[in-house]
RNA sequence: ACGGUAACAAACAGGCGAAGCUUGCUUUGCGCUGACGAGUGGCGGACGGGUGCGUAACGCGUGGGAAUCUACCUUUUAGUGGGGGAUAGCCCGGAGAAAUCCGGAUUAAUACCGCAUAAGCCCUACGGGGGAAAAGGGGCCUCUUCUUGAAAGCUCUUGCUAUUAGAUGAGCCCGCGUAAGAUUAGCUAGUUGGUAGGGUAAUGGCCUACCAAGGCAACGAUCUUUAGCUGGUCUGAGAGGAUGAUCAGCCACACUGGGACUGAGACACGGCCCAGACUCCUACGGGAGGCAGCAGUGGGGAAUAUUGGACAAUGGGCGCAAGCCUGAUCCAGCAAUACCGCGUGUGUGAAGAAGGCCCGAGGGUUGUAAAGCACUUUCAAUAGGGACGAAAAGCCUAAGCUUAAUACGCUUGGGUCUUGACUUAACCUAUACAAGAAGCACCGGCUAACUCUGUGCCAGCAGCCGCGGUAAUACGAAGGGUGCAAGCGUUAAUCGGAAUUACUGGGCGUAAAGCGCACGCAGGCGGUUUGUUAAGUCAGAUGUGAAAGCCCCGGGCUCAACCUGGGAACUGCAUUUGAUACUGGCAGACUAGAGUAUGGGAGAGAGAAGUGGAAUUCCACAUGUAGCGGUGAAAUGCGUAGAGAUGUGGAGGAACAUCAGUGGCGAAGGCGAUUCACUGGUCCGGUACUGACGCUGAGGUGCGAAAGCGUGGGGAGCAAACAGGAUUAGAUACCCUGGUAGUCCACGCCGUAAACGAUGAAUGCCAGCUGUUGGGCAGUAUACUGUUCAGUGGCGCAGCUAACGCAUUAAGCAUUCCGCCUGGGGAGUACGGACGCAAGACUAAAACUCAAAGAAAUUGACGGGGGCCCGCACAAGCGGGGGAGCAUGUGGUUUAAUUCGAAGCAACGCGCAGAACCUUACCAGCUUUUGACAUCCCGAUCGCGGUUACCGGAGACGGUUUCCUUCAGCUAGGCUGGAUCGGUGACAGGUGCUGCAUGGCUGUCGUCAGCUCGUGUCGUGAGAUGUUGGGUUAAGUCCCGCAACGAGCGCAACCCUCGCCUUUAGUUGCCAUCAUUUAGUUGGGCACUCUAAAGGAACUGCCGGUGAUAAGCCGGAGGAAGGUGGGGAUGACGUCAAGUCCUCAUGGCCCUUAUGGGCUGGGCUACACACGUGCUACAAUGGCAGUGACAAUGGGCAGCGAGACCGCGAGGUUUAGCAAAUCCCAAAAAACUGUCUCAGUUCGGAUUGCACUCUGCAACUCGAGUGCAUGAAGUCGGAAUCGCUAGUAAUCGUGGAUCAGCUUGCCACGGUGAAUACGUUCCCGGGCCUUGUACACAGCGCCCGUCACACCAUAGGAGUUGGUUUUACUUGAAGG
Repeated sequence: ACGGUAACAAACAGGCGAAGCUUGCUUUGCGCUGACGAGUGGCGGACGGGUGCGUAACGCGUGGGAAUCUACCUUUUAGUGGGGGAUAGCCCGGAGAAAUCCGGAUUAAUACCGCAUAAGCCCUACGGGGGAAAAGGGGCCUCUUCUUGAAAGCUCUUGCUAUUAGAUGAGCCCGCGUAAGAUUAGCUAGUUGGUAGGGUAAUGGCCUACCAAGGCAACGAUCUUUAGCUGGUCUGAGAGGAUGAUCAGCCACACUGGGACUGAGACACGGCCCAGACUCCUACGGGAGGCAGCAGUGGGGAAUAUUGGACAAUGGGCGCAAGCCUGAUCCAGCAAUACCGCGUGUGUGAAGAAGGCCCGAGGGUUGUAAAGCACUUUCAAUAGGGACGAAAAGCCUAAGCUUAAUACGCUUGGGUCUUGACUUAACCUAUACAAGAAGCACCGGCUAACUCUGUGCCAGCAGCCGCGGUAAUACGAAGGGUGCAAGCGUUAAUCGGAAUUACUGGGCGUAAAGCGCACGCAGGCGGUUUGUUAAGUCAGAUGUGAAAGCCCCGGGCUCAACCUGGGAACUGCAUUUGAUACUGGCAGACUAGAGUAUGGGAGAGAGAAGUGGAAUUCCACAUGUAGCGGUGAAAUGCGUAGAGAUGUGGAGGAACAUCAGUGGCGAAGGCGAUUCACUGGUCCGGUACUGACGCUGAGGUGCGAAAGCGUGGGGAGCAAACAGGAUUAGAUACCCUGGUAGUCCACGCCGUAAACGAUGAAUGCCAGCUGUUGGGCAGUAUACUGUUCAGUGGCGCAGCUAACGCAUUAAGCAUUCCGCCUGGGGAGUACGGACGCAAGACUAAAACUCAAAGAAAUUGACGGGGGCCCGCACAAGCGGGGGAGCAUGUGGUUUAAUUCGAAGCAACGCGCAGAACCUUACCAGCUUUUGACAUCCCGAUCGCGGUUACCGGAGACGGUUUCCUUCAGCUAGGCUGGAUCGGUGACAGGUGCUGCAUGGCUGUCGUCAGCUCGUGUCGUGAGAUGUUGGGUUAAGUCCCGCAACGAGCGCAACCCUCGCCUUUAGUUGCCAUCAUUUAGUUGGGCACUCUAAAGGAACUGCCGGUGAUAAGCCGGAGGAAGGUGGGGAUGACGUCAAGUCCUCAUGGCCCUUAUGGGCUGGGCUACACACGUGCUACAAUGGCAGUGACAAUGGGCAGCGAGACCGCGAGGUUUAGCAAAUCCCAAAAAACUGUCUCAGUUCGGAUUGCACUCUGCAACUCGAGUGCAUGAAGUCGGAAUCGCUAGUAAUCGUGGAUCAGCUUGCCACGGUGAAUACGUUCCCGGGCCUUGUACACAGCGCCCGUCACACCAUAGGAGUUGGUUUUACUUGAAGG
């Protein structure tokens, strides 16, 4: 733009038409309007919105390009004439469950189709040919015709057709940039190019035919895996690294795959067709669908929102417009998810309140914090008010433009009329009350912040180191504190620190790391000089580098976050103009690098062919006889069938003594008798020539010890495997006897080694000294010296290095190139590849697991490492234990209990210097509860205490009772003190636990000679030096030397005792002289002995030798004593978590009518057994009997006890003397004489019986002693083991402590009185120096492998299955 009208609205007004006539009336009809729903038609659904599957690509980014299209928009020019046939819708009929479809009739258009025309357009053989259109709406009669008015016409407007230019948008091409993997190295047939044609809007293998054989790739093709790209974002000083949410640009996709249609634009998110999967409907015949739009649902998940409002604004589509549509958008809702801002009060307030927590009990802290007093009211609450976001459009109107025109329309004004989802908003005012508003993490170090309590390697913590096993600042909780704060902490992730992938900005001798060595293509780098060019490089200009973001300067929300204006920046790319030092290109020149020629030299350089002697073995012969051989010692083996030994001859293979040397040569591996020829490299000298020809070298190629492999030889010796003999617990080893591969040769493989200088190649520079190899030069020159090249060593400066060390042969200072490393293990392994005959080699991961692995150096400790030295350590001796009996301690066992502790040396005759009760801690039973003991409080009493007796009881205890005694002070009071009894609770008490919470004390290494410090010096440091070295000593004792100089604790000395002398002093001691006596008994004396005080004396002082002229050592003299004179006391820094909570003290924990206290009885004394320490013996060096001398230390009053008497004796009775040089214990014993005569005895004395003694309340368990009787084992002790070096061992007796009594133990005393020490090889322990170390809990260390069980991950595995990709062939939808 078009045809339509059942109902509704509007209006019976107007318009148009028809009929009837009465000619201006009546009747009647009409979608002519609003509105309406489907259809035809137009434009838009290619925008906007979503997602990131795919894509490693011209997809994206950036900068260019030519062969194109572009609706709507702007612009140019020219048109818009005249016709035609249909078809939806509607109606009728039919099929179907439905979706939908079919047939018939009728109809319109800006739907469709011809005809005409062609300025420009397209094609052209330049003659020509071809191809368009659509009308709709409004107004007017100025011109022509009919004349109410119309038609033609005019005019305005929106369209339509063709066309020009633009804008916008889109398509295409190119340079550069844009992941990982080489365990992906070759890929490609329309593939690369050409010609012709087709196709497209357009270039082009885009497609087809023909022709050619190309194209890509180590500057990484192809393949595999992963991934949208960018502006930006996070981080970082930057360079970088990581990332691609929101916003913006591009791309791709729309259930999966394919396809076209329409259109300006699509191969199309809410279009079509086909195939597939899925879901839904179904009458089973068929159909429908696509939220990676906005909400919403399910599922998955650690996890992510409302099925909200509005088109008011901004924007889009259509439309003339009004307007309609718009999950675009603008708003609201949910979530502290993030950013920003604000509040939860402010001031004052000390009695430093209460409460909490801690406490050294005084206090401290929470803390001006609270309360109280004064003040404020943001936010929230209530009430009232209240913007911006709204500009337009529409309608009326003025002027201008347009027109014939005052229509319409446009532009600029004026007026009018409205439009807000948000909004119960922002903001403002008022009212009232401090009123309603603080949490989370942490407090061992890193890291700001500390105490108590509970727990007890449990529960738990933990980012790393690590906490927790009874005093946890680390767990839990509390008080307090610290940090952030409407948040805090955890988890996950990225960057940083991390110079820990190193471009900026690392390394490779030993920490990870130099290819085994060379040649060499590509590549990288490259001497002097001239010219040119202008690629790199540098400078200017132009274009671009979207906006947003970041940064700077402004502006707007009260500030900020946020928004907004301008600038800078965007380090890039392209174009263009210049510069020319350096690098590169081109051209020319040079000789210092490199090379060639020439004259000489050295050499185990290589391959080949010969030759030689010594030796081993074998064979033959001869001589000759019993062994040989081998070992730590043997045996296997060989030998009377004649070995071994000796001699002669022969065979054969392999290797080449001496020379021989950190000497030579070679790229490395490697090369060693000698001769000849051939051959590689290298060094030196002088001259000539070439003219940068050089260095390095990914891939590649070659060489490459030994072992090993293949084929064929050879095979003397040696010798894996193997056999036998030994060794050994075993000995698949070390040792021995044999012995095969192999070792040798030829040819071919292998391709590795601690292939090492653990040190890539090349060039230049940077102190020296000294040896050696090969040359040259100079100096009268074989020899020596100097110098110069080229090698090869040692030392050493600067420098470097973590240190060790390197140091002109660099690991120094620089340049070039290559290789390699990035925590340990897994692992140089698996898989894959390619190599090999095989063995295997090359390339080379991951899962999983650990918090280390490693380097160098330091101090210790250790060593079946070294050196020096010491000790009863060994050796040399003497005597024991281990065997027996007994004593004693321990283990074990037993028990009601056998209390507890001590555990290699360094527990075991130890605590215990003395268990019948007691002790006593243990067990059984009885009994007690403020207690056996201390302090305080209350009450009573004035005594307390001693003593007698009785009852019950096992006793403790309970009850009764006799006698003696009757507290002190003063202010005179029931005041004070004291005592006892009773009561209450604080408390007492604990030999209960922890010696690994501790003090103190002790053992031990060890009476070993060590252990340290200050200052200085050296070292990055730990540390070193001193303290080591040469001597010496018992000694870190002393001397000398020395980057050390000094000092301390230890050693020694000072102390005690013994040994000699002197002085003093003589009683209780002594007695020479003089008396006296039985008797030092007495007189006398103090000389001697002795006693006990003070002194002296011994110091390597003297002599000789030695040593270094030292320290010292050896010898000697003198001396009582000689080299610390003997002995004792004395125990450095430390070690052993050594011992002790049961001596004592003590933290913490535990018990509190008991784990405390008391008592009786029992036990600690048990007894198949084992061990330690002792005693007594086994006998003649003795037993027994007898005789009779000589000690010392000690002890004694609840005591020692003479003497006398009694007893066989133990002992008893009596009592002298003595508080001790006076008396007593007290006898010393071994000795000597006699006897016994080698026996289980005249040895030995256990055991047992009987009878006694003593102590004691009491000898049953459970004392000691005596007499008589009994008379066991035992005849000198296996393996192994202990003590002792001189007045010692051995042996003999004596005393003491403890103690009523009890000793073989312990401590002490004297008598008699030896042997031996060559010496330091070995065993043990120790000291110093040095060395190695993977040890540091320090060798009782550390650590390897198998096996057993459980679990984790990975690889292989007969197979099975899924996914992805690819190749070949076949069927083949839609569509073209």